This is a predicted structure of a 107-nucleotide RNA (SAM riboswitch aptamer (S box leader)) from Oryzomonas japonica. It was read from a public genome assembly, where an Rfam model found it. It matches the Rfam family "SAM riboswitch aptamer (S box leader)". Rfam's curators write: The SAM riboswitch is found upstream of a number of genes which code for proteins involved in methionine or cysteine biosynthesis in Gram-positive bacteria.
RNA sequence: UUCUUAUCGAGAGCGACCGAGGGACUGGCCCAACGACGUCGCGGCAACCAACCUGCAAGGGUAAGGUGCCAAUUCCAGCGAAACCGCACGGUUUCGGGAGAUAAGGA
Numbered sequence: 001u002u003c004u005u006a007u008c009g010a011g012a013g014c015g016a017c018c019g020a021g022g023g024a025c026u027g028g029c030c031c032a033a034c035g036a037c038g039u040c041g042c043g044g045c046a047a048c049c050a051a052c053c054u055g056c057a058a059g060g061g062u063a064a065g066g067u068g069c070c071a072a073u074u075c076c077a078g079c080g081a082a083a084c085c086g087c088a089c090g091g092u093u094u095c096g097g098g099a100g101a102u103a104a105g106g107a
Base pairs, nucleotide, nucleotide: 001107002106003105004104005103006102007101008100013042014041015040016039017038021031022030023029025078026077027076028075043070044069045068048066049065052060053059074099079096080095081094082093083092084091085090
């Protein structure tokens, strides 16, 4: 980098440093000199893997290990379908898909 599978409406922040953009992309809408984003320290959340119990499998419970995460549903939408509203442009809801993120395994 890519492939497969699973999950993504829950949960969890303080301090120090830095100094201008950040929220993947586009549009919207937000966050940000009352210092965002990022880095570090400490703290926390969760339970994918590992470990433990059980076991055919499913499962259970723990949080000392490997990751991950700690504004907003993945912040919302993007493509398609259905229903409804609307003269129409279009709008709302639901479902599916796409994209993305994370984990585990593979190439």